Model confidence (mean pLDDT): 89 of 100. Predicted 3D model of a 350-nucleotide part of an RNA (small-subunit ribosomal RNA, central domain) from an uncultured bacterium.
Context: one part of a larger RNA
RNA sequence: UUGGGCGUAAAGGGUAGGUAGGUGGUCUUGUUUGUCUGUGGUGAAAUCCUUGGGCUUAACCCAAGAAGUGCCAUAGAAACGGCAAGACUCGAGUUCUGGAGAGGGUCGUGGAAUUCCCGGUGUAGCGGUGAAAUGCGUAGAGAUCGGGAGGAACACCAGAGGCGAAGGCGGCGACCUGGACAGAUACUGACACUCAACUACGAAAGCGUGGGUAGCAAACAGGAUUAGAUACCCUGGUAGUCCACGCCGUAAACGAUCGGUACUAGGCUUAAGAGGUCUUGACCCCUUUUGAGCCGGAGCUAACGCGAUAAGUACCGCGCCUGGGAAGUACGGUCGCAAGACUAAAACUC
Numbered sequence: 001u002u003g004g005g006c007g008u009a010a011a012g013g014g015u016a017g018g019u020a021g022g023u024g025g026u027c028u029u030g031u032u033u034g035u036c037u038g039u040g041g042u043g044a045a046a047u048c049c050u051u052g053g054g055c056u057u058a059a060c061c062c063a064a065g066a067a068g069u070g071c072c073a074u075a076g077a078a079a080c081g082g083c084a085a086g087a088c089u090c091g092a093g094u095u096c097u098g099g100a101g102a103g104g105g106u107c108g109u110g111g112a113a114u115u116c117c118c119g120g121u122g123u124a125g126c127g128g129u130g131a132a133a134u135g136c137g138u139a140g141a142g143a144u145c146g147g148g149a150g151g152a153a154c155a156c157c158a159g160a161g162g163c164g165a166a167g168g169c170g171g172c173g174a175c176c177u178g179g180a181c182a183g184a185u186a187c188u189g190a191c192a193c194u195c196a197a198c199u200a201c202g203a204a205a206g207c208g209u210g211g212g213u214a215g216c217a218a219a220c221a222g223g224a225u226u227a228g229a230u231a232c233c234c235u236g237g238u239a240g241u242c243c244a245c246g247c248c249g250u251a252a253a254c255g256a257u258c259g260g261u262a263c264u265a266g267g268c269u270u271a272a273g274a275g276g277u278c279u280u281g282a283c284c285c286c287u288u289u290u291g292a293g294c295c296g297g298a299g300c301u302a303a304c305g306c307g308a309u310a311a312g313u314a315c316c317g318c319g320c321c322u323g324g325g326a327a328g329u330a331c332g333g334u335c336g337c338a339a340g341a342c343u344a345a346a347a348c349u350c
Stems, first nucleotide, its partner, number of pairs: 004321003007304002012318001014201004021194003025088007033081002035077008049065006091191001092188003095184004103177007110154001115149007125136002162169002206247006215241002220236004258317006266295011299306002323350003332343004
């Protein structure tokens, strides 16, 4: 390479946008570029294959044939792909109406709690643990009442609930703003799908500059425990956690399951709509769409399990895998302030 695979055995890129490329709905006409058929030419010899022959056989050699999957020319075919022209509406998109939502950004604002400060009451303990001690307290702590400061996070509602491409998003209000969905008519007329490269976003930790710092808390200090205890437990505590701007670009970034389209039994729950029936009315019930879940049939699977949200049946496009270790390492390159990230071997060994 052929082939086989990627939920858990090696393997889906963290996510999206997107260029080249690949792929592409229905009908008509044309063309004949791919495609198909016939004919002709060419396709050196040797080799390979078949038949026959020659060395006593064989290897070897000789002759003939076949083959030479290809290329060129020419005559034809027109179903399919391409191309050109025209048309269509079911794919895609636009318009209108409507409701749902922790989707994003900015500004403001609220209460509970912790801590600290001030004042009142009040006196000997408080705190902490398996037990203690370090620690705090007669310079008045802890408790309790009143006042104040400041930072961070938003109990209940809250749900197998919702929204978002993913990361993720949760007090309340205003403003700015993205997307999805349902119903309806009209419009555009294949405008589509996927996607190397590229671009953007991307938890936490970490980095730079400047702020902020209540609580928590790597490092660190002390007290315990212990044979030791560079830990687990306790008392403290700095980076950090928060904000602004700029980097980093990684995660068990997980559904360990790439995106799109079509098809293939059901049952139950739930969120958001639309329609119908009925009603005083929210319901119930029936139909239908879009999501989120549980169970399950066929089928699939090594099994576990998946099962219309497929891991079933197919097609299109991308990414990735090929025994374990060495190793996601070395070297080189690109990026980064750094930490490091990305790309990515081999010797050797089992």